[in-house]
Small-subunit ribosomal RNA, 5' domain from a metagenome, 563 nucleotides, folded computationally. The RNAcentral record of the full RNA draws on SILVA.
Context: one part of a larger RNA
RNA sequence: GAACGAACGCUGGCAGCGUGGAUUAGGCAUGCAAGUCGAACGAGAGACCAUGAGUUCAAGUUUUCGGACGAGAACGAUUGGAGGAAAGUGGCGGAAGGGUGAGUAACGCGUGGGCAAUCUGCCUCUGAGUUGGGGACAACCCCGGGAAACCGGGGCUAAUACCGGAUGCGGUCCCCCAAUGCAUAUUGGGACGAUUAAAGGUGGGGAUGAGCUUCGGCUCACCUGCCGCUCGGAGAGGAGCCCGCGUGCCAUCAGCUUGUUGGUGAGGUAACGGCCCACCAAGGCUUACGGCUAGCUGGUCUGAGAGGAUGGUCAGCCACACUGGGACUGAGACACUGCCCAGACUCCUACGGGAGGCUGCAGUCGAGGAUCAUUGUCAAUGCGCGAAAGCGUGAACAUGCGACGCUGCGUGGAGGAUGAAGGCCUUCGGGUCGUAAACUCCUGUCAUUCGGGAAAAAUUGCGGUUGGGUGAAUAGCCUGGCCGUUUGAUGGUACCGAAAGAGGAAGCCACGGCUAACUCUGUGCCAGCAGCCGCGGUAAUACAGAGGUGGCGAGCGUUGUUC
Numbered sequence: 001g002a003a004c005g006a007a008c009g010c011u012g013g014c015a016g017c018g019u020g021g022a023u024u025a026g027g028c029a030u031g032c033a034a035g036u037c038g039a040a041c042g043a044g045a046g047a048c049c050a051u052g053a054g055u056u057c058a059a060g061u062u063u064u065c066g067g068a069c070g071a072g073a074a075c076g077a078u079u080g081g082a083g084g085a086a087a088g089u090g091g092c093g094g095a096a097g098g099g100u101g102a103g104u105a106a107c108g109c110g111u112g113g114g115c116a117a118u119c120u121g122c123c124u125c126u127g128a129g130u131u132g133g134g135g136a137c138a139a140c141c142c143c144g145g146g147a148a149a150c151c152g153g154g155g156c157u158a159a160u161a162c163c164g165g166a167u168g169c170g171g172u173c174c175c176c177c178a179a180u181g182c183a184u185a186u187u188g189g190g191a192c193g194a195u196u197a198a199a200g201g202u203g204g205g206g207a208u209g210a211g212c213u214u215c216g217g218c219u220c221a222c223c224u225g226c227c228g229c230u231c232g233g234a235g236a237g238g239a240g241c242c243c244g245c246g247u248g249c250c251a252u253c254a255g256c257u258u259g260u261u262g263g264u265g266a267g268g269u270a271a272c273g274g275c276c277c278a279c280c281a282a283g284g285c286u287u288a289c290g291g292c293u294a295g296c297u298g299g300u301c302u303g304a305g306a307g308g309a310u311g312g313u314c315a316g317c318c319a320c321a322c323u324g325g326g327a328c329u330g331a332g333a334c335a336c337u338g339c340c341c342a343g344a345c346u347c348c349u350a351c352g353g354g355a356g357g358c359u360g361c362a363g364u365c366g367a368g369g370a371u372c373a374u375u376g377u378c379a380a381u382g383c384g385c386g387a388a389a390g391c392g393u394g395a396a397c398a399u400g401c402g403a404c405g406c407u408g409c410g411u412g413g414a415g416g417a418u419g420a421a422g423g424c425c426u427u428c429g430g431g432u433c434g435u436a437a438a439c440u441c442c443u444g445u446c447a448u449u450c451g452g453g454a455a456a457a458a459u460u461g462c463g464g465u466u467g468g469g470u471g472a473a474u475a476g477c478c479u480g481g482c483c484g485u486u487u488g489a490u491g492g493u494a495c496c497g498a499a500a501g502a503g504g505a506a507g508c509c510a511c512g513g514c515u516a517a518c519u520c521u522g523u524g525c526c527a528g529c530a531g532c533c534g535c536g537g538u539a540a541u542a543c544a545g546a547g548g549u550g551g552c553g554a555g556c557g558u559u560g561u562u563c
Base pairs, nucleotide, nucleotide: 001563002562003561004560006559007558008557009556010555013409014408015407016406017405018404019402020401026365027364028363030362031361032360035092036091037090040089041088048081049080050079054075055074056073057072060069061068062067099320100319101318108247109246110245111244112243113242114241115240118239119238120237123235124234125233126232127231128230129229130228131165133163134162140155141154142153143152144151145150170196171195172194173193175190176189177188178187179186180185200227201226202225203224204223205222208221209220210219211218212217248292249291250290255285256284257283260282261281262280263279264278265277267275295317296316297315298314299310300309301308302307322343323342324341325340326339345356346355347354348353373399375398376397377396381395382393383392384391385390412442413441414440415439422433423432424431425430446504448499449498450497451496452495461485462484463483464482465481466480467479468478469477470476507552508551509550510549511548512533513532514531518547519546520545521544522543528535529534
């Protein structure tokens, strides 16, 4: 000199863009952060419409004065319709997104390769199929146990839930041949056999056929569209495993190792492998082993570079989710807001037993020199589900707070010498603050007030119209063009215009040398200063105050850290 996720002191006008728990991976009240699909399925609450048994009241009519009839009003059982809440079965998603850096010196990361040792839901292309049956279990009803969490028994029921059967283009296994390869082998072709699948839903159509029929029609078969389902092939993207090289400090760590090193066989995995096991051999490593520290990288800071330091925000990878362990489900987890066990802690309890996990967004306590709102919206972007409308989304987008950083703007401009008053200095002549002020003439950025501003960010969907494709079809569906319509949290914000008026907006540090900038007063080795040298003991340019000057400026200094 530059830099910072900074902090502290003094000061503080505005805007834009960034950025903000670095310490206790300490403990957490409260709310929200993962749902969605009725076009897979059964059942279906409140409210609504129709019906209106019945109950209560009642203008009035009539009366033998006991009553009878009763327009109308309120409540309302039952039945039907429409509707679809909450819950349930089932599917997909809860393995993404979001957080943190505790652990890890490691194939963890970076880079370059390998898999002839592998898997892959959704997506794209493509081939073939989608047949015929069965039995349950939730929800629901009944009964029971428990303080609760919840649980048990009996009964009914649906499905794209579950389980057999059929078929096998194919796939897998066994066998043969060929080609290729460094190779365990891979690829292609062929043959007998064995084994191996499925699920439907929702639109449209009009001949024919079947069933039901209240003769209006409804359902199925049939044709056709879309979304699915099953078995294959290819791809894309994703994941797993292996290897070369690189990736801290300490030798005051010199030896380490028994599943250890290798082999055979068996097991296990999607897959190779001591990954695991039995047996056999006695090997294997050497900056190993041990200790300390640390997430790694793209990058960032500095520097002319070489290098040094660093890894916050953003992006990629890894690891973790109260601590430790374990598996289940699944294409994918050994799973942040899933399950089980153990532990610590907190809470509820009827003392028998239960519940919980903010290293998600806010917020709270604690510790700390120190780090924000218990905000708005799904409008956009993206993600999940859905045919879609849409729903969800503390991802995200916004707003708020903090001079924490960077950038921009302003705090006025021009004229103005009796060089005013006043301050300070003075050799008492004057000098200086100083065109600075006053004063005159202007301007109107920002702030203030008023008005305009449904701006841009916007598609999807729906309606109309017009092409193309599919199709028996002028249905329907898919796909393109044009027109109309619908949707904004931010926000009456940005921006624009008008009004008034210099009005509301400057400080901080330094002035002995290094180092730009000097005098006076006070103090008297005191009080104090100080980065280094050093100042202060009666003329202190070094302390304190003042005037002046220098530097930077909404900041300026100090401290810490890096180069």